[in-house]
The prediction has a mean pLDDT of 75. A computed fold for a 360-nucleotide RNA from Idiomarinaceae bacterium HL-53, annotated as Bacterial RNase P class A. The source organism's lineage runs through Bacteria, Pseudomonadota, Gammaproteobacteria, Alteromonadales and Idiomarinaceae. It matches the Rfam family "Bacterial RNase P class A". Its family is annotated with ribonuclease P activity, tRNA processing and dimeric ribonuclease P complex in the Gene Ontology. It is annotated as a ribozyme. RNAcentral holds the sequence, with entries from ENA.
């Protein structure tokens, strides 16, 4: 000086004036609908995708079970989680570090294009062998037979070659007719003990066993755990005008039945009650909240006392315009909240930490 890994912060470039918008809190007026002035708030690390967890709301719900979706090393941490610490084990990477749905294919069924002879209690294409058996010829022969070369029929062989993502441990040594865990050291693997640890899992431990239980479960399955449904357009409140619905009146309404009167039936008014539509009102932001101390724990986190209040719109504000400066500015705005995950994306700052080069 270079390359780099981790975490953490900031943010519509900054300032100034002038005009607006939108809650708040005071005053002041008021026709109680609201108007005016002051003074203080007013987008993000992702407000994004609506992918997971929960809170709230309302419907259902005695308990247990199937069906059905979800997780999936192991322990912890939370309100919970598919998220976070920490470890374990695999992969990458000199390294700081990263990444991984990582339960079980010996409970059963399935699946493997293409290539290749052969792909699941494997296979003979080339090669190698051909000890047996056959065949064929040359030699003996006591004529039963023998011995020797060839032959690659039959056979035997996973050493080597070629195919595949994958061909039923490795390397060497014996050993063979050629070969093979056939047999032996080592290694590596599998089960089982013993030791460490909460565990997952581990090991210069020990014992068995020639080697087996190929791979594939975001493949049906198996195990083990978890989950009722539908959402703030949820929900609650107050409530016109129309028409429809009860209830009571009209001691004398009108019209049918009916010789009349009582009734009864409709139609009409009057006065009240109830549902509920339009529209208001609430739910709305003080919350598993921020921040910094102490204390616990490796750590996420958590206890306990302090301080603080940091948008709340409803067609939806947070904006314009004008001047001056700089390094000339990414990706993008809340919509009931709330912790994560994804995804998008610029340019700064801080700290730890690591590999290369040099100088001292």
């Nucleotide at each position: 000086g270079g390359a780099g890994u981790c975490g953490g912060c900031c943010a519509a470039g900054g300032c100034a004036a002038u005009c607006g918008c939108u809650g708040c809190u005071u005053g002041u007026a008021u026709u109680c609908g609201u108007a005016c002035a002051a003074g203080g708030g007013g987008a993000g690390g992702a407000a994004a995708g609506u992918c997971c967890g929960g809170g709230c709301u309302c419907c259902a719900u005695a308990g247990g079970g199937c069906a059905g979706g979800g997780u999936g090393c192991c322990a912890g941490g939370u309100a919970a989680c598919a998220c976070c610490u920490g470890g374990g084990c695999g992969g990458c990477g000199c390294g700081a570090g990263c990444c991984g749905a990582c339960g079980a294919c010996u409970a059963g069924u399935g699946c493997a294009a293409c290539a290749g002879a052969g792909a699941g209690c494997a296979a003979a294409c080339c090669g190698c062998c051909g000890a047996u058996g056959g065949c064929u010829c040359a030699c003996u022969u006591u004529c039963g037979g023998g011995u020797g070369a060839g032959c690659a029929c039959a056979g035997g062989u996973a050493a080597g070659g070629g195919u595949g993502a994958a061909a039923g441990g490795g390397u060497g040594c014996g050993g063979u007719a050629a070969g093979a865990g056939c047999g032996c050291a080592c290694c590596g693997c599998a089960c089982g003990a013993c030791u460490g640890g909460u565990a997952a899992c581990a090991g210069u431990u020990c014992g068995u066993g020639g080697c087996a239980c190929g791979g594939u479960a975001a493949a049906c399955u198996c195990c083990a755990c978890c989950c009722g449904g539908a959402g703030c357009a949820a929900g609650a409140c107050c409530a016109a005008a129309u028409a429809g619905g009860g209830a009571u009146c009209c001691u004398u309404g009108g019209u049918g039945c009916g010789g009349c009167c009582c009734g009864c039936a409709u139609c009409g008014g009057a006065u009240c009650c109830g549902g509920g539509u339009a529209g208001g009102u609430u739910g709305c932001u003080u919350g598993a909240g921020g921040c910094g101390a102490u204390a616990g724990g490796c750590g996420a986190c958590u206890a306990u006392g302090g301080c603080c209040c940091u948008a709340g719109a409803g067609g939806a504000a947070u904006g314009a315009u004008u001047g001056c400066c700089c390094u000339c500015g990414a990706c993008a705005a809340a919509a009931c909240c709330c912790g994560g995950c994804u995804u998008a994306c610029u340019g700064g700052c801080c700290g730890a930490c690591u590999c290369c080069a040099c100088u001292u």